[in-house]
């Protein structure tokens, strides 16, 4: 200087005006009549209204797709069915289907990316098209001709000839048989190379090699690598097919669940202490009075839960790393018809311009709270490493 890969951050600043919600304080007004006073008033509790201060959306607040906290179902119990999930190994983590290293396999010259990565000698299944044949395969073309046939040539036999009859040879076959090299097809065709052997071929047999199985040696916690020997000559591919191993799973969700206030009217049937209802299915076991349908009446407030937590931020340590562990130091929405906003100047990026200005700044918003994952996003901004080339 071109091109590449990977982490990581930010996602518009600043003032001025109006304006919305939480929290505090000040003031003023109402209301309760709770407390002190004979009483004016004081004090207290709710509400309103104004002023002042203070916070006041995100990397994803989404998607709700794993994982936990955290209420409630009985202290969440045992057994068997069964459902669901998870799946290389070794670590972090509350946990996880997350992350981090590493392995093993494919992709790249290489930074580096991809993998829904247990098991196919436990069993059953499926393998689409094209193909002869797709699993204890299979014979389309094509080799071959120990067999049968026809003809043809040699030579022999028997014949007086025509011929016939047998050998050897060559050609041919809608033949029969033998073969699976070779070609075709296919994502995949029952090991590759060479030699031997054969009619012509084949692990038929041999050497190499790859790949299976055992078994033993080293090196790593460990998947897993590396090598020795034996063995048989060859084992197709789905497990996100059924299944088989292994390990984990109890239900519902803040409309959860507690209180307060205020209102209303129950009535029919079916079941039930011989035991309903509850614990997902069934069984034990444990609990024990209500359950379940229909018509029929009332409510639509209000305070908690609610936001201080596996929390942020520096700094030091310890680890390859995810992450831990020490000190300090901060508080960063909490709404409920739902608040977080608009206007306007001055800057910043970008874009066009006739250089006077114009236009434009993605995706997108909390609703119980964390920790991931995926997905959307205008622009921009650091850092580390591969690769060509030149220069020195």
């Nucleotide at each position: 200087u071109g091109g590449g890969c990977u982490g990581g951050c930010c996602g518009g600043g600043c003032g001025a005006u109006c304006g919305c919600g939480u929290c505090g304080c000040g003031c003023u007004c109402c209301u309760c009549c709770c407390g002190a006073g004979u009483g004016a008033u004081c004090g207290g509790a709710g509400g309103g209204g104004c002023g002042c201060g203070u916070c006041g959306a995100g990397g994803a607040a989404a998607g709700u797709c794993c994982g936990g906290g955290c209420u409630c179902c009985a202290c969440a119990g045992g057994g068997c069915a069964g459902a669901g999930g998870u799946g290389g190994u070794g670590g972090c983590c509350a946990a996880c289907a997350g992350c981090c290293a590493c392995c093993c396999g494919g992709g790249g010259c290489a930074a580096c990316c991809c993998g829904c990565g247990g098991g196919a000698c436990a069993g059953u299944g499926c393998c689409a098209c094209a193909g002869a044949g797709a699993a204890c395969a299979g014979a389309c073309c094509g080799c071959c001709u120990c067999c049968c046939g026809u003809c043809g040539u040699a030579c022999g036999u028997c014949g007086a000839g025509a011929g016939u009859c047998g050998u050897a040879c060559g050609c041919c076959g809608u033949g029969g048989g033998g073969c699976a090299a070779g070609g075709g097809u296919g994502a995949a065709a029952c090991g590759g190379u060479g030699a031997g052997g054969u009619a012509a071929g084949a692990g038929c047999u041999c050497a190499c090699c790859a790949g299976c199985g055992g078994c033993c040696c080293g090196g790593g916690c460990g998947a897993c690598c590396g090598g020795a020997c034996c063995g048989g000559c060859u084992a197709g591919g789905u497990a996100a097919a059924c299944c088989c191993c292994a390990c984990c799973u109890g239900g519902a969700g803040c409309a959860a669940g507690a209180c307060c206030a205020g209102a209303c009217a129950g009535u029919g049937c079916u079941c039930g202490u011989c035991g309903a209802g509850g614990c997902g299915g069934c069984c034990c076991g444990c609990u024990g009075a209500g359950a379940g349908c229909a018509c029929g009446g009332g409510u639509a407030g209000g305070u908690c839960g609610c936001u201080g937590g596996a929390g942020c931020c520096u700094g030091c340590g310890a680890g390859c790393g995810a992450u831990c562990g020490c000190a300090g130091g901060c508080c960063g929405a909490g709404a409920u018809g739902g608040a977080u906003g608009a206007u306007c100047g001055c800057c910043c990026c970008c874009u066009c311009g006739u250089c006077a200005g114009a236009g434009g700044g993605a995706c997108a918003g909390a609703a119980c709270c964390c920790g991931g994952c995926u997905u959307a996003c205008a622009g921009g901004c650091c850092a580390g490493c591969c690769c060509a080339u030149c220069c020195g």
Predicted 3D model of a 392-nucleotide RNA (Bacterial RNase P class A) from Nocardioides sp. It matches the Rfam family "Bacterial RNase P class A". Rfam classes the family as a ribozyme. The organism belongs to Nocardioides, within Bacteria. The coordinates come from a structure-prediction model, not an experiment, and the mean pLDDT is 76. A source record names the gene rnpB. The RNAcentral record of the sequence draws on ENA.